[in-house]
Molecule: Bacterial RNase P class A
Organism: uncultured Rhodospirillaceae bacterium
RNA sequence: CCAGACGGUCGGAUGGCCGCUGUUUGCACUUUCGGGUGCCGAUAGAGGAAAGUCCGGGCUCCACGGAGACACGGUGCCGGGUAACGCCCGGCGGAGGCGACUCCAGGGAAAGUGCCACAGAAAGCAAACCGCCCACCGAAGCCUCGGCGUCGGUGGGUAAGGGUGAAAGGGUGCGGUAAGAGCGCACCGCGUCGGCGGUAACGUCGAUGGCAGGGUAAACCCCACCGGGAGCAAGACCAAAUAGGGAUAACGCGUUCUUUGAACAAGCGGGUUUUCGCGCUGUUAUCCGGGUCGGUCGCAUGAGGCGUUCGGUAACGGACGUCCCAGAUGAAUGGUCAUCACCUCUCAUCUUCGGGUGAGAGCGUACAGAACCCGGCUUACAGACCGUCUGGCGUU
Numbered sequence: 001c002c003a004g005a006c007g008g009u010c011g012g013a014u015g016g017c018c019g020c021u022g023u024u025u026g027c028a029c030u031u032u033c034g035g036g037u038g039c040c041g042a043u044a045g046a047g048g049a050a051a052g053u054c055c056g057g058g059c060u061c062c063a064c065g066g067a068g069a070c071a072c073g074g075u076g077c078c079g080g081g082u083a084a085c086g087c088c089c090g091g092c093g094g095a096g097g098c099g100a101c102u103c104c105a106g107g108g109a110a111a112g113u114g115c116c117a118c119a120g121a122a123a124g125c126a127a128a129c130c131g132c133c134c135a136c137c138g139a140a141g142c143c144u145c146g147g148c149g150u151c152g153g154u155g156g157g158u159a160a161g162g163g164u165g166a167a168a169g170g171g172u173g174c175g176g177u178a179a180g181a182g183c184g185c186a187c188c189g190c191g192u193c194g195g196c197g198g199u200a201a202c203g204u205c206g207a208u209g210g211c212a213g214g215g216u217a218a219a220c221c222c223c224a225c226c227g228g229g230a231g232c233a234a235g236a237c238c239a240a241a242u243a244g245g246g247a248u249a250a251c252g253c254g255u256u257c258u259u260u261g262a263a264c265a266a267g268c269g270g271g272u273u274u275u276c277g278c279g280c281u282g283u284u285a286u287c288c289g290g291g292u293c294g295g296u297c298g299c300a301u302g303a304g305g306c307g308u309u310c311g312g313u314a315a316c317g318g319a320c321g322u323c324c325c326a327g328a329u330g331a332a333u334g335g336u337c338a339u340c341a342c343c344u345c346u347c348a349u350c351u352u353c354g355g356g357u358g359a360g361a362g363c364g365u366a367c368a369g370a371a372c373c374c375g376g377c378u379u380a381c382a383g384a385c386c387g388u389c390u391g392g393c394g395u396u
Base pairs, nucleotide, nucleotide: 001392002391003390004389005388006387007386008385009384010383012340013339014338015337016336017335018334020045021044022043023042024041026039027038028037029036030035047367051378052377054376055375056374057373058372059231060230061229062228064277065276066275067274068273069272070271072227073226074225075224076223077091078090079089080088081087092106093104094103095102096101107222108221112220113219114216115215116214129162130161131158132157133156134155135154136153137152138151139150141148142147170188171187172186173185174184175183189211190209191208192207193206194205195204196203197202235297236296237295238294245288246287247286248285249284250283251282254264255263256262257261266281267280268279269278304323305322306321307320308319309318310317311316343362344361345360346359347358348357349356350355
């Protein structure tokens, strides 16, 4: 200097004028004494994703709760973090890359079922298309009457070579054989047993066995673990109004004691079911009709931000200090002027050829707007900047 990988920050700034919303000192008016309205001033006012609504929770409400089973859904190597997670961190194994690094829907195929199209002989228990070898028969030929090779047929042996395919019954090599084959051997692989290291996933070493049950589970399935429902349009309060409305059907309206009433039974209680306990008292379904659709709260002090420090490889946690950083409700944070910065283009000039300086023009430039809140993930993103690391080239 070029190319790349990972991480982080910003994503316009300043000033004036006018305007909007929250909080608030002061003043004025008003008041049903709760508060309301107005004015001057002070102060704060959209995001890194506010998006997606994909996960996890906080919070609110629900008469459901405890212990099992099943169904349904989710996660899936090991360890740690966290309120929790399907998230994050660190490792292990595998794949890609020269590398920095990146990715993995990462438990089980010897419990069972299914699938592996086409091609191919054959794709789950085997199989022979072309081949290779042997024996017999036949034909013609050669030849030193012994045999040799060739072609065809029948029978037997074979899976080393070739073909098909994503994948063909361990791989490579040597020996052996009629020809072959773990048939034997060496190494690798696989199974079993053991030693060492590690919390573990796992790694490594040794012994032993010729040993062989392919792939696929983001196919069904098996195993381990987790899981109430609804959600701020939750919910609470105030005010107002109506009709605490009417009809039909099914089940129930039972038993015992008994004056009332109580107990049992029955039904209901946000997957089904068993059991224990608790609560409620008619239950379920359909149709017709009426009122309110107003206001206040919830509503922002938080698993909060920032700084320093300690522990930890890290995620993260502790301690100390400091700050308050939107709360609208048809939905506020805008408009305008000026200057500067950034980006693009043109011209001029300088240049170590990387770029610098000056002038002019254009532009307000990317993705995009809170609505109960938080921790994540995913997706979108013009441009600018910073850091660490890897590879290459060159110089010293």